[in-house]
């Protein structure tokens, strides 16, 4: 130099816009603006858009079109379900990309690494718009940004508790 494995990050409330609403002195052409705030998520194929989770606001985060790591169901290796085997049922993990001031290996072989049911209650656990002030762009209707500040819930994370069939076998885990 590069291989290969891990660790770590990234990544769809994401994109559009014909409908409403708004804005260009009034009308009417045109034209522009608005049209989701972060949290959480990715094996493959096949389905699938009414696809977790709270917060704002209380009007539009509205309609509507697409698409998404949700959900189902197969595929192929492990794990749990209170001693062990089997087998079934029920459930959970892993696995794609892309990047790399991190770790192991290594131009042979080997090896080493991760994670894993359910239900309950209990503990932990720094969100961001909004706000507030500043000034930038635009005739505006908005739009980005730079400081300041607060406040979820589901995931997750400890540890208790309880908790499948049916044989076999044990001695009672």
């Nucleotide at each position: 130099c590069g291989a290969g494995g891990g660790g770590c990050a990234a990544a769809a409330g994401c994109g559009c816009u014909u409908g409403g609403c708004c804005c260009u002195u009034c009308c009417c052409c045109a034209g522009g603006g608005u049209g989701a705030c972060g949290a959480g998520g990715a094996g493959g194929c096949g389905g699938g858009u009414u696809g977790u989770c709270g917060a704002a606001a209380g009007u539009u985060u509205c309609a509507g079109c697409g698409g998404a790591u949700a959900c189902c169901g197969c595929c192929a290796g492990g794990g749990c379900g209170c001693a062990a085997u089997c087998a079934c049922c029920g459930u959970c993990c892993u696995u794609a990309u892309u990047g790399u001031u991190c770790c192991c290996u290594c131009u042979u072989c080997c090896a080493a690494a991760u994670a894993a049911a359910g239900u309950g209650a209990g503990g932990c656990u720094c969100a961001a718009a909004a706000c507030u002030g500043g000034g930038c762009g635009g005739u505006a209707a908005c739009g980005a940004c730079c400081a300041g500040c607060a406040c979820a819930a589901a995931a997750g994370c400890c540890g208790c508790a309880c908790u499948g069939u049916g044989a076999u076998c044990c001695c009672a885990g």

A computed fold for a 173-nucleotide RNA from an Anaerolineae bacterium, annotated as glmS glucosamine-6-phosphate activated ribozyme aptamer. It was read from a public genome assembly, where an Rfam model found it. The coordinates come from a structure-prediction model, not an experiment, and the mean pLDDT is 76.